[in-house]
Molecule: Bacterial RNase P class A
Organism: Gammaproteobacteria bacterium
RNA sequence: UGAGCUGACACAAGCAAUCGCUGUAAUCUUUUUAAGGUUGCAGAGGAAAGUCCGGGCUCCAUCGGGCAGAGUGCCAGGUAACGCCUGGGGGGCGCAAGCCCACGGCCAGUGCAACAGAAAGCAAACCGCCUCGCAUUGCGAGGUAAGGGUGAAAGGGUGAGGUAAGAGCUCACCGCGCGGGUGGUAACAUUCGUGGCACGGUAAACCCCACUCGGAGCAAGGCCAAAUAGGAAUCCAUGCAUGUAUGUGCACAGCGCGGCCCGCGUUUGGGAUUCGGGUAGGCUGCUUGAGGCGGUCGGUGACGAUCGUCCCAGAUAGAUGGUUGCUUUGAACAGAACCCGGCUUAUGGGUCAGCUCACUUA
Numbered sequence: 001u002g003a004g005c006u007g008a009c010a011c012a013a014g015c016a017a018u019c020g021c022u023g024u025a026a027u028c029u030u031u032u033u034a035a036g037g038u039u040g041c042a043g044a045g046g047a048a049a050g051u052c053c054g055g056g057c058u059c060c061a062u063c064g065g066g067c068a069g070a071g072u073g074c075c076a077g078g079u080a081a082c083g084c085c086u087g088g089g090g091g092g093c094g095c096a097a098g099c100c101c102a103c104g105g106c107c108a109g110u111g112c113a114a115c116a117g118a119a120a121g122c123a124a125a126c127c128g129c130c131u132c133g134c135a136u137u138g139c140g141a142g143g144u145a146a147g148g149g150u151g152a153a154a155g156g157g158u159g160a161g162g163u164a165a166g167a168g169c170u171c172a173c174c175g176c177g178c179g180g181g182u183g184g185u186a187a188c189a190u191u192c193g194u195g196g197c198a199c200g201g202u203a204a205a206c207c208c209c210a211c212u213c214g215g216a217g218c219a220a221g222g223c224c225a226a227a228u229a230g231g232a233a234u235c236c237a238u239g240c241a242u243g244u245a246u247g248u249g250c251a252c253a254g255c256g257c258g259g260c261c262c263g264c265g266u267u268u269g270g271g272a273u274u275c276g277g278g279u280a281g282g283c284u285g286c287u288u289g290a291g292g293c294g295g296u297c298g299g300u301g302a303c304g305a306u307c308g309u310c311c312c313a314g315a316u317a318g319a320u321g322g323u324u325g326c327u328u329u330g331a332a333c334a335g336a337a338c339c340c341g342g343c344u345u346a347u348g349g350g351u352c353a354g355c356u357c358a359c360u361u362a
Base pairs, nucleotide, nucleotide: 001358002357003356004355005354006353007352008351009350011348013327014326015325016324017323018322019321021043022042023041024040025039026038027037028036029035030034045333049344050343052342053341054340055339056338057217058216059215060214064262065261066260067259069213070212071211072210073209074088075087076086077085078084089103090101091100092099093098104208105207109206110205111202112201126148127147128144129143130142131141132140133139134138156174157173158172159171160170161169175197176195177194178193179192180191181190182189183188221284222283223282224281231275232274233273234272235271236270239250240249241248242247254266255265256264291310292309293308294307295306296305297304298303
């Protein structure tokens, strides 16, 4: 100097004036449960997007079990929890800094691998090599799987010996199976011994194993006011015991709990279906939170503990806009709707820190 890798931060145009919008506090006025004025304070995002995960909260509803179904999948931690995050192990890519992983099991079983090829799983002889016979340039028999071909993948790999030619046939090393030692919480790593051992690949194929899982959702739910027709029709149980009667207890039908079963609850008048009518207005839920910021301590880290400080949108056909002036490197993606923790996607320019490689100079 160039090319890269990783992390963090802030902005999302700013300032001033003027008019306007929403919430809230104080205060004043009026026709007083409503409206208006004045002043103060606050007022869309890093993703508010996707609706993909996890919860808080509300209701079903009162406690459960099983089957089916769904999700996750190396180990250890973090967290309210997670499919998220952190650290480690293994594998792959890269010269490297680093990046990626849908990372349990193929000896539980079933499937799949077209075509090509002799043959695609305990599956093979097309060419070739060797031996013998006949005879010539070929034929037949036997042996072979080292060489070649086909294919994504072909009876572990390299080398040596051996053989008629070859082959774990034998040996050395590697690989694989089994059994120990050491280190580590563990995933695993490393080392020693032993066995010639080869029934391969594929599970984001079905499946097996381990762990986890009620449902519906703020249009949840609660309150007030008003109105209509406390409307009409059809179907299904009404048994037993006690008792003066009201009633009480038990069994059964039904209903309720995401699908099914058991169980539970409710029920003696409990349910089911069809037609028709009214309301769809207001208040609440609604923003103080697993909250933000800062210090200290612990931890490799995610994070935790403790102390201090702050209140930071609550609209409801849906609030932050208009004008003028100045400044400016640029102005992308894009507007809360019950709330929070993540992931994923879209995206503008700026600053800082660390690291890797290449070239050159000293």